[in-house]
Context: one part of a larger RNA
RNA sequence: UGACGGGGGCCCGCACAAGCGGUGGAGUAUGUGGUUUAAUUCGAUGCAACGCGAAGAACCUUACCAAGACUUGACAUGUCGCGAAUUUCCUUGAAAGGGGAAAGUGCCUUCGGGAGCGCGAACACAGGUGGUGCAUGGCUGUCGUCAGCUCGUGUCGUGAGAUGUUGGGUUAAGUCCCGCAACGAGCGCAACCCUCGUUUCUAGUUGCCAGCAAUAAGAUGGGAACUCUAGAGAGACUGCCGGUGACAAACCGGAGGAAGGUGGGGAUGACGUCAAGUCAGCAUGCCCCUUACGUCUUGGGCUACACACGUACUACAAUGCUACGGACAAAGGGCAGCUACACAGCGAUGUGAUGCAAAUCUCAUAAACCGUAGCUCAGUUCAGAUCGAAGGCUGCAACUCGCCUUCGUGAAGGAGGAAUCGCUAGUAAUUGCAGGUCAGCAUACUGCAGUGAAUUCGUUCCCGGGCCUUGUACA
Repeated sequence: UGACGGGGGCCCGCACAAGCGGUGGAGUAUGUGGUUUAAUUCGAUGCAACGCGAAGAACCUUACCAAGACUUGACAUGUCGCGAAUUUCCUUGAAAGGGGAAAGUGCCUUCGGGAGCGCGAACACAGGUGGUGCAUGGCUGUCGUCAGCUCGUGUCGUGAGAUGUUGGGUUAAGUCCCGCAACGAGCGCAACCCUCGUUUCUAGUUGCCAGCAAUAAGAUGGGAACUCUAGAGAGACUGCCGGUGACAAACCGGAGGAAGGUGGGGAUGACGUCAAGUCAGCAUGCCCCUUACGUCUUGGGCUACACACGUACUACAAUGCUACGGACAAAGGGCAGCUACACAGCGAUGUGAUGCAAAUCUCAUAAACCGUAGCUCAGUUCAGAUCGAAGGCUGCAACUCGCCUUCGUGAAGGAGGAAUCGCUAGUAAUUGCAGGUCAGCAUACUGCAGUGAAUUCGUUCCCGGGCCUUGUACA
C1' cells in the first nucleotide's frame, strides 16, 4: 500500500421488510446430468452453464456411427498433354461411383496460338468442426451504469509511498459548495444521440372529413380545419416565489405548465477482476493426421429412457366453463410472396379468380371485455394427457422423426413439504397480435398494443456494493 475480520461509523440497491403473483406437487414442452447405445457429435457447469451457442436436427444441416467408394483430392494457385464447351442414351449400383455409346465442332486470331470450360499425368501443395482459450487476436459475460481509476508539477517521507482523492455539508453521481500543501488535468458521472409525452410552422396522398353537395360506403365532387403522417423549430433551466441552510452548494413546499427537479424508456459499460467463456463464427503460433484425423454417398444417430435437476406452457375451476350476439388496438410482414371474393368441404384445406413490390391491395374476425342463456360444486358441460379411426398440408421422401383437422377415448390434477424466484406504475398480474428463423414445423425468442392493481412503517437482521477508520503472526 492492499486484502481480510462472526471490528467500528456513514450510505446505497426489490437486499430485507410491506405487498402481489409464481416456482417446488400434476400433465406436457424444452434444456441438462446420468444411464444406455454402433453413434446417441461438440461446446457451455455457483451467482455469470442448464427454452444456452441453435433466429427453428425428417434428407441437407452434421461435426457422430455403420456400410460402400476416392486419393493432387469437394475447394485454390502453378507446369505439361489431350479435348470445344455441352447435351442425350444404355448398363451396374442403395447412392456416390464404375463401364460403354451417340450428338456436337462455338468465341478471338498476326493461323503459331489464346481465353474459357472439361479430362488426364507428375509434383509443389490442398484439406482437417484434429489438440492446446493455460501460447494468442478479436468478440463476449461478470462485479456494475457501481462511482470510482489515475496522471503532471509541487510539497512531505531515507524509502516503499503519502498528499491531491482526506475533512464539514450535499447529490443518483469524485455531483456541487466550503475548507485544506496543494494547484491543475485525464478516463469515467452528467450533457450531447434515439424514442415517448405538449405545441407551432411547412406539406396534404395512398391518410383525414368540420361545414356544403352526394352515397350502400370518405365511394365521389369538394375542403386543408381536425386526426394522422414526417421534416424543421419551441418547451424545463431549480428559471420564479416562500422557508431551511453557513450570505454557499443544496433541500422542502408552492405558482405557472402537457411535462418539475435526471420528465419516462433506450443506446452508451472507466482502470481493472475472474489464466472467466469462445481454437466449433472468424483469424492465428505451435503440435498432430496426409490412400487419412482429408473427401463423396446411402442409411442410422443427435428425437434412446429405471431416474435426478433447471426453465416454461396448460390446469386444478363459478372473479369460472360452454353457446349465441356485439365493441375497441398497436407494431409488423408480403412477388419462388400476401391473397380479397365466389364455390366445394363439419373442418384442416382445395378449386377458380382478383388486387397489391403496398399509409392504396392483403395477412386480419384482435383477445381478455360487454349482453343474453345454460351449467350449480361434481373429478363435473372443470382439466385436457394418452390412445384408436378417418382425413389435410409441406416436401424426392413424414417408419425411425413434422404440423394441422374431425370423430371417439377422457389419465394425473382437490392450490402443491422443506425451500426458493420476479416485480415499486402504465410496473406486477392478465389478454391477445405480429415478426425473425423457415419448404414444412414455436408452449421458445424478439417486439407490439388491450385491461390494469397492492404495498414501501422502516434499515435491527440476510445478500451485494461504496467511503472513512481500526486490528492483523496474511501478500